[in-house]
Description
The RNA shown here (transfer RNA) has 72 nucleotides and comes from Sphingomonas guangdongensis. RNAcentral records the identical sequence in 7 taxa. Its Rfam family is "tRNA". Rfam describes the family as follows. Transfer RNA (tRNA) molecules are approximately 80 nucleotides in length.

């Protein structure tokens, strides 16, 4: 120097161009003699950044930035 992957909730990680979701974690009820455990509720994201296409981008295009992987 090039290619290739990946950035989403405190972690893990979905998410066909048309209202952002699960699991775990915290909270807060509920059940128990008390804890776990199970159950039901909630709190949590302007989708790594900046721009570009589009009526409409987390998804598509480019630049970058970070991480991880491979070529010389």
């Nucleotide at each position: 120097u090039c290619c290739c992957u990946g950035a989403u909730a405190g972690c893990u990680c979905a998410g066909c161009g048309g209202u952002a979701g699960a699991g775990c974690u915290c909270u807060c009820g509920a059940c128990u003699g008390u804890u776990a455990a199970u159950c039901g509720a909630g709190c949590g994201g302007c989708c790594g950044u900046u721009g570009g296409u589009u009526c409409g981008a987390a998804u598509c295009c480019a630049a970058c930035u970070c991480a991880g992987g491979g070529a010389g």